[in-house]
RNA sequence: CCAGACGGCCGGACGGCCGCUGCCGGGGGCAACCCCGGUGGAGGAAAGUCCGGGCUCCACGGAAAUACGGUGCCGGCUAACGGCCGGCGGGGGCGACCCCAGGGAAAGUGCCACAGAAAACAAACCUCCCGCGCAAGGGUUCGUCCCCCGCGGGCAAGGGCGAAACGGUGCGGUAAGAGCGCACCGCGCCCCUGGCGACAGGGGCGGCAGGGUAAACCCCACCGGGAGCAAGACCGAAUAGGGGCGGCCGGCGUGGCGCAACCUUGGCAACAAGGCGGCGCUGACGCAGGGGCAUUUCCGCCCCGUCGCCCGGGUUGGUCGCGCGAGGCGCGCAGCAAUGCGCGUCCCAGAGGAAUGGCCGUCCCGCACCCCUUCGGGGGGGCGGACAGAACCCGGCUUACAGGCCGUCUGGCACC
Numbered sequence: 001c002c003a004g005a006c007g008g009c010c011g012g013a014c015g016g017c018c019g020c021u022g023c024c025g026g027g028g029g030c031a032a033c034c035c036c037g038g039u040g041g042a043g044g045a046a047a048g049u050c051c052g053g054g055c056u057c058c059a060c061g062g063a064a065a066u067a068c069g070g071u072g073c074c075g076g077c078u079a080a081c082g083g084c085c086g087g088c089g090g091g092g093g094c095g096a097c098c099c100c101a102g103g104g105a106a107a108g109u110g111c112c113a114c115a116g117a118a119a120a121c122a123a124a125c126c127u128c129c130c131g132c133g134c135a136a137g138g139g140u141u142c143g144u145c146c147c148c149c150g151c152g153g154g155c156a157a158g159g160g161c162g163a164a165a166c167g168g169u170g171c172g173g174u175a176a177g178a179g180c181g182c183a184c185c186g187c188g189c190c191c192c193u194g195g196c197g198a199c200a201g202g203g204g205c206g207g208c209a210g211g212g213u214a215a216a217c218c219c220c221a222c223c224g225g226g227a228g229c230a231a232g233a234c235c236g237a238a239u240a241g242g243g244g245c246g247g248c249c250g251g252c253g254u255g256g257c258g259c260a261a262c263c264u265u266g267g268c269a270a271c272a273a274g275g276c277g278g279c280g281c282u283g284a285c286g287c288a289g290g291g292g293c294a295u296u297u298c299c300g301c302c303c304c305g306u307c308g309c310c311c312g313g314g315u316u317g318g319u320c321g322c323g324c325g326a327g328g329c330g331c332g333c334a335g336c337a338a339u340g341c342g343c344g345u346c347c348c349a350g351a352g353g354a355a356u357g358g359c360c361g362u363c364c365c366g367c368a369c370c371c372c373u374u375c376g377g378g379g380g381g382g383c384g385g386a387c388a389g390a391a392c393c394c395g396g397c398u399u400a401c402a403g404g405c406c407g408u409c410u411g412g413c414a415c416c
Stems, first nucleotide, its partner, number of pairs: 001412010012363007020041009043387001047398002050396005055228004068224005073087005088102001089100004103219002108217002110213003125159002128154006137147003167185006186208001187206008232320004242311007251287004255282005262275005289304005327346008364385004369380004
C1' cells in the first nucleotide's frame, strides 16, 4: 500500500431573528388568563410491538395432575428472558473469524415427490457367475465347442435411478460374489483417565444390528393464572332520567283509608258481624281535560299535577397515575467475560389532536464541475448531509440508516 475479519463510537458546530412546550421567580387581573426574566426540552434505534419484567385491576385456600402454549448441548450471569458471556460438538473459510431450531428416530403412528426393479419385516432392471437346452442367426482350432437366445438357479462386486439404496477403503477369498475372513476408518456396548459438565483421549469386546424426517404427530425435561396506563384512582356541570321529604291546588267515577249517624241480627250492657247512603282524605287506576307529533278537523301514537329541598348513579370535562430510576457519568476492586460490589458525583422531556420547529449567516463533511499551479496544492460557485420522532416505565431481540472516526487482528505485495 491492497484485500479482508472483529469490536467500539459519532450521527453536523457556532451565532442572530421569529415561534412551541414543562418548571421557577416577579408583575397585572375577581377569575379565566396575560406580560417580563431565568431554566429544562427526543433516539441509537424513540420504530416493529417479537420476548422478558416492574406497576395496576380482576380471579384464586395449598399442592399436584390434565389440556393448551412456549423453551430445548454444557456451565455461568441476570429481577427475568426465547437475552448475554465463556466453553463443547458439527459445518464453512488459506486465515483473522463466521454460521447452527444443537434433547429423543432402540415406545408408537404418519410421510419420503420425480426418477427407479426396489424408499424399508426388503427386493433384483442391466450386468456378473453356474447348470441345462439350443429351432433360426453368427463364429470356429470342426470339439455336437463358443457367442446370441431360452429355462432353472447363485450373488449383490460393477452399471443405472435418486436428496437418500441396508457401513467405507484395501488385501485375501470365491464359479461369480458377499463382514465370508483380516487390517484401518466409522458405528454400538463396556471399562479406565481428564473435566463441575457438555465432552475429549485411551483400551477391550461385537461383524454391523438400528435409512431419513420430530420448524410431522408424538415422547421426555423445564417454564407459564387473565387483561393491560383506553391499566386504575379521585373530583364532578348544564340538561335529561331514578329515589325520598315537605308545602299548595283538585272536574267525575272506581278502589282504599278514616269519621260520625241510621237499619238488621246477636248480647243485660260495653260491643261484634252485616247493610244503606253521607262527609273528609288519598296524584293508585280509569274517564274527562291539557300539551307534543309543522298548521286546521277527525282518528292514531306519545307525554302530563305544581313549587321547593335533599340523596345516589353517571356522560362531556378536570386532577392523579407521570418522571429518583433494575438511573447516567467517573474511578477502584473481583472475574477470561457477561456481570457484581464499593466510593465519588449529577438530576437529565413529561405533552395530551399531542411541544422539542422555521429562516438567515459563517464554518464542517461528501459529490461532480470550472479556473490557477512550481504538480505538493490553492481558489470559485453549485448540489447534497440519512433513518426516523417520546406517549406508563425498564431489560433484550429484530429491522431501517447519508456520511465519518478509532482500536485490535488476518492474508498478500514492496522496501529497509